[in-house]
The RNA shown here (small-subunit ribosomal RNA) has 1382 nucleotides and comes from an uncultured bacterium. Model confidence (mean pLDDT): 84 of 100. RNAcentral holds the sequence, with entries from ENA and SILVA.
RNA sequence: AAUUCGCCCUUAGAGUUUGAUCCUGGCUCAGGACGAACGCUGGCGGCGUGCUUAACACAUGCAAGUCGAACGGAGUUAUGUUUUCGGAUAUAACUUAGUGGCGAACGGGUGAGUAACGCGUGAGGAACCUGCCUUUCAGUGGGGGACAACAGUUGGAAACGACUGCUAAUACCGCAUGAUACUAAUUAACGGCAUCGUUGAUUAGUCAAAGAUUUAUUGCUGAAAGAUGGCCUCGCGUCUGAUUAGCUAGUUGGUGGGGUAACGGCCCACCAAGGCGACGAUCAGUAGCCGGACUGAGAGGUUGACCGGCCACAUUGGGACUGAGAUACGGCCCAGACUCCUACGGGAGGCAGCAGUGGGGAAUAUUGGGCAAUGGGCGAAAGCCUGACCCAGCAACGCCGCGUGAAGGAAGAAGGCCUUCGGGUUGUAAACUUCUUUUACCAGGGACGAAGAAAAUGACGGUACCUGGAGAAAAAGCAACGGCUAACUACGUGCCAGCAGCCGCGGUAAUACGUAGGUUGCAAGCGUUGUCCGGAAUUACUGGGUGUAAAGGGCGUGUAGGCGGAGAUGCAAGUUGGGAGUGAAAUCCAUGGGCUCAACCCAUGAACUGCUUUCAAAACUGCAUCCCUUGAGUAUCGGAGAGGCAAGCGGAAUUCCUAGUGUAGCGGUGAAAUGCGUAGAUAUUAGGAGGAACACCAGUGGCGAAGGCGGCUUUCUGGACUGUUACUGACACUGAGGCACGAAAGUGUGGGGAGCAAACAGGAUUAGAUACCCUGGUAGUCCACACCGUAAACGAUGAGCACUAGGUGUCGGGGCCGCAAGGCUUCGGUGCCGCAGUUAACGCAUUAAGUGCUCCGCCUGGGGAGUACGUACGCAAGUAUGAAACUCAAAGGAAUUGACGGGGACCCGCACAAGCAGCGGAGCAUGUGGUUUAAUUCGAAGCAACGCGAAGAACCUUACCAGGACUUGACAUCCCGAUGACCGAUUCUUAACCGAACCUUCUCUUCGGAGCAUCGGUGACAGGUGGUGCAUGGUUGUCGUCAGCUCGUGUCGUGAGAUGUUGGGUUAAGUCCCGCAACGAGCGCAACCCUUGCCAUUAGUUGCCAUCAUUAAGUUGGGCACUCUAGUGGGACUGCCGGGGAUAACUCGGAGGAAGGUGGGGAUGACGUCAAAUCAUCAUGCCCCUUAUGUUCUGGGCUACACACGUGCUACAAUGGUCGGUACAAAGAGCAGCAAUCUCGUGAGAAGGAGCAAAUCUCAAAAGCCGAUCCCAGUUCGGAUUGUAGGCUGCAACUCGCCUACAUGAAGUUGGAGUUGCUAGUAAUCGCGGAUCAGAAUGCCGCGGUGAAUGCGUUCCCGGGUCUUGUACACACCGCCCGUCA
Repeated sequence: AAUUCGCCCUUAGAGUUUGAUCCUGGCUCAGGACGAACGCUGGCGGCGUGCUUAACACAUGCAAGUCGAACGGAGUUAUGUUUUCGGAUAUAACUUAGUGGCGAACGGGUGAGUAACGCGUGAGGAACCUGCCUUUCAGUGGGGGACAACAGUUGGAAACGACUGCUAAUACCGCAUGAUACUAAUUAACGGCAUCGUUGAUUAGUCAAAGAUUUAUUGCUGAAAGAUGGCCUCGCGUCUGAUUAGCUAGUUGGUGGGGUAACGGCCCACCAAGGCGACGAUCAGUAGCCGGACUGAGAGGUUGACCGGCCACAUUGGGACUGAGAUACGGCCCAGACUCCUACGGGAGGCAGCAGUGGGGAAUAUUGGGCAAUGGGCGAAAGCCUGACCCAGCAACGCCGCGUGAAGGAAGAAGGCCUUCGGGUUGUAAACUUCUUUUACCAGGGACGAAGAAAAUGACGGUACCUGGAGAAAAAGCAACGGCUAACUACGUGCCAGCAGCCGCGGUAAUACGUAGGUUGCAAGCGUUGUCCGGAAUUACUGGGUGUAAAGGGCGUGUAGGCGGAGAUGCAAGUUGGGAGUGAAAUCCAUGGGCUCAACCCAUGAACUGCUUUCAAAACUGCAUCCCUUGAGUAUCGGAGAGGCAAGCGGAAUUCCUAGUGUAGCGGUGAAAUGCGUAGAUAUUAGGAGGAACACCAGUGGCGAAGGCGGCUUUCUGGACUGUUACUGACACUGAGGCACGAAAGUGUGGGGAGCAAACAGGAUUAGAUACCCUGGUAGUCCACACCGUAAACGAUGAGCACUAGGUGUCGGGGCCGCAAGGCUUCGGUGCCGCAGUUAACGCAUUAAGUGCUCCGCCUGGGGAGUACGUACGCAAGUAUGAAACUCAAAGGAAUUGACGGGGACCCGCACAAGCAGCGGAGCAUGUGGUUUAAUUCGAAGCAACGCGAAGAACCUUACCAGGACUUGACAUCCCGAUGACCGAUUCUUAACCGAACCUUCUCUUCGGAGCAUCGGUGACAGGUGGUGCAUGGUUGUCGUCAGCUCGUGUCGUGAGAUGUUGGGUUAAGUCCCGCAACGAGCGCAACCCUUGCCAUUAGUUGCCAUCAUUAAGUUGGGCACUCUAGUGGGACUGCCGGGGAUAACUCGGAGGAAGGUGGGGAUGACGUCAAAUCAUCAUGCCCCUUAUGUUCUGGGCUACACACGUGCUACAAUGGUCGGUACAAAGAGCAGCAAUCUCGUGAGAAGGAGCAAAUCUCAAAAGCCGAUCCCAGUUCGGAUUGUAGGCUGCAACUCGCCUACAUGAAGUUGGAGUUGCUAGUAAUCGCGGAUCAGAAUGCCGCGGUGAAUGCGUUCCCGGGUCUUGUACACACCGCCCGUCA
């Protein structure tokens, strides 16, 4: 080092498309940061930071002066001298306008311009300059003439001048001297990088100076060197747009000049015609650049405030002067704009210096102190100047630190909030006790910062710090609490008010709005807004994709470019390693140190991943040379082919024309009609014309780059393939632009035109039908030439090469074996299946969507939109290129489960069919709607509301309406007082309740009282058929007595899910059998239960009576055999036989049997669906009413009536009606009851009353049967309606009961469209009973009597089940969704 094992470090996601899933994909959030702003709040300190907007305009003050040791003057003071006392003069000190020197080019500000050698980085200057500073050498001689100041005159309002005269210098000017300086010439040596450079020698020429003060310095001049600072050139890097593709005339180069410190078209003259550009010129937009800062795991992305480096600018534009240095922020000149002064003639100004003002703006500070420190200018120095700087002030603007107290303290205080009313919570929190005093406050002391001898000197500042003092004293807010995301309740509100970052909350029980309590988070701050990075692998270098999600160019050829086979040698551009230089400081990181800590500051180290240079290596890439044959190509033999172009030929068919035959239709459709036809169609025969297309062969067969290509023959011609050797020697691959080809439709010109056929016309269909169908029909389709250049141009899959299991077809060649059939093998094409692998899945799978390499095109949420504008092309149509505003939170792919389909397959059901009886027509009953009403209480609404709740509204019921009363209440509990009753009877009053009077009247007792009841009072409360069935429980309906619905484990799938449960049979059945990655299980099915059908047995009263007696009579004796009753058992299980079937399940037939394949009937209703029904059965949350929405009473209403519907009854008649006679049930009910016999009444019924609390008594049968009559009619059918008279119940039959008798005698003669029930003791028909109930059934629930017809079958209608298929549906087809209009 490699391998393996272990350990460590870095890397975090979530919500949102769906019924659910996986994927793609966008949107959004959690993090960090800020020169910030806004809202609420605000104790202290330290360190920082503070016009991001108008490079908008600026009042005022300050920001650059200094030197008398350069100079002459002037002035002040002091001391002298002198004096005509006016002064003059000397010296010293000080002040200074002017001349002169240095500085003012630094420091400070700003970011307008600039896309540039501007900046960064690294080189170069053999093409350069450099005041002050340092070092060295040499020098400093001798002259001259002026100008300010000053004086005088004078102009102007001012600013500012003009003229005359005087004067000094380190001001200015000659002369001398002078070199290692410069110029010119000659020459030598050395070096380099092309021009050249360096050094030496000789000659000639040119150029200098300044003194001052004082005895020590300091200036000045020349030269050389250094240092510092600057200038120029170059390599590389440095934003966006191609809807900017061509730009350039001093432009590019040369020669010669000019200019510069210096190179250079920098400038000029002449000459040449170049130069730049797809590696993006030019143009347009934007922008000061960097060290760094923020973010990020990093790579990156964004940014350039403060600090530091560079650049640019100084009101706008231009220009030079001075100077070492400027093209000069606080200098000059000119021009423009603006402001100010003015005597109108003319002048002055430049805060992007520090403060400050106005303005703009969401927004950014004091017209402060000091030169004490650091630094700068001048000066010999003292010193002066310094808004640089050091400090202070303002601002929570940021970072950091501290505090607002600590310990104890349960009656878990009060108050608040919640509550299931018990309590919980706020909460040890407070109060209270003990303690402490940081910070703030007061008082005393009091610095470092001062700089190597002493003294002096501090803005900050009486500051930091230290000490003492008093007292818990003076000091907490903000946001959030549906999920993401830590944290929940109450009230208010009621799709309103509002919230919201995304998803989304709010329509009466809102953890989502507002408030309160509580909680969570952060904290002198907390939130919001804005911006940047992150998350986003969502531009993907690290690190994405392109069959179907967005995305492969329509296809080829080929340029630039990219990339490229084997071997050898060399070079060293890339590459790798070592060294050197640089990468400023600050920042970041590590370590250490200083402020009490930290922020902050200091030191050291590391780092700055870069650039340059040098040495080395030579594997790989590259370059050069040589060489090779396997990639590629060429030659050659051969066969295959709808490959292309042109010419010619052929037959079938359609249509048309001519002629013949022939007659009434043809044609067309779902059905028709338009159309054609007696002027002869269609049909048929013969002949002819013309155009277009080529049946069969024909094939997931062939060829071609794609588009595409199909009769036959010929000409010309492209490509592929197999085989064999020979040749070239990497010539290859891909391919931005370019060029060529490119279906159909369309365009132009000229032909052609049979059929077909946009447009158009007519006929149908339809609500309409500008369509689908039919009859016609023009462009076009065809040919030639020229355009267009697009398609679901699709394999929705770019091209090339290599590698990676197989199997089986087929097309074109080759080889081997074989007589052949055929077999084996190989190359190229074309299909299917399939492994590994891959994929979100579907799928792909040697023809890859696998594994790799090379190159190209394209994508980055949906819509807007392939639209607009611009440009190019086109005759046009249009094509190519191709946005944005705005808007949404999705759009999308694949697969899953359902649901649905006028998709498919199979199966079932009185579903249809076959039948029987009905309904729909009539009258009546009853329910509903509607209407009406004071009220006609409420509910039920397709099936699954409507003879339903209601198994029974005259009062009551009753909930409704009118009117009258009551208010702790009609009813319950508690408290207080009174009474001993209350109840009940009678009377009065009232419409009635209420009320009044009167009579009657408690229990127990230890005598204290207790219980009970009534009345009165107070408030808690009662009460509500008031609302919400969409807040609920319970109950019920329905799909449906349909055969389904699920689970555990396993397996498959990333997953939703699947499997099981599907398949083959079978069944009434997910019933059973077989098979099977399933094996089992549960709820359903079936069975167990009841009833009915047969038998046995047990038991015989109230039941029964065969035998024996008896009677009018099972009446009685007797009996329990039979019937019957009601207990217990048996019986039926596909058990037996035969056929079918897989030898299974099962099925068909048969036997036996009372009963046969579930014997009949009932009860029994899986998971679930319908926010199905019910708050008016009951219960119940919340809301509402409380002298009323409660309670009570009388009367009324629920019974209305033009009408519509449902469910029934009775009929329309002779299978009948009426009358007479005469049989046979079952199941029930009965004491406030059923009631016999008997009497009365035509009858309903009445009087009376035996029996019976029931196998005993009673209610109690009809159809049927036997006879008579009616004779087909609105009737001897039918009975509505109405009148009269009665009966019954009941306080009471007017509204509003039932029944009876007599009289009256309506509609109706079998019912349109449509529709219901029923498969056997069923339908139909006949009566009987019961519940409710005082009374009041045609309804409901039961009971028995009589007792049919039909079923071929599953095409269709309806409903259901299973499998499968499609789907943009999932609130699930009553879905979704498009367009127009409002």